[in-house]
């Protein structure tokens, strides 16, 4: 350098749950927290998959469209720092 294994030190990130503000919701953003993560980084019209329904259609408590959402659901990309 570069391929591979895992995470001790030394770092990073941030679940659930308040609260605030935005949203119709799904959720998202900030801040308190930390349950946990070697990709919990980034990517939603590259694929699956899951969620919600202001709109609109059927008709009836529901489906369909279409619109939004969710990467810490699988994926796809992209890589740091120590150690072997």
């Nucleotide at each position: 350098u570069u391929a591979g294994a895992a995470g001790a030190a030394a770092g990073g990130c941030a679940a659930a749950a308040u609260u605030g503000c935005u949203g119709a919701a799904a959720a998202g953003u900030a801040a308190u927290g930390a349950c946990g993560c070697a990709a919990a980084g980034c990517u939603a019209u590259a694929g699956g998959g899951a969620c919600u329904u202001c709109u609109a259609c059927c008709u009836g408590c529901g489906g369909u469209a279409a619109a939004g959402u969710c990467a810490g659901c699988c994926a796809g990309u992209u890589a740091u720092c120590a150690u072997c």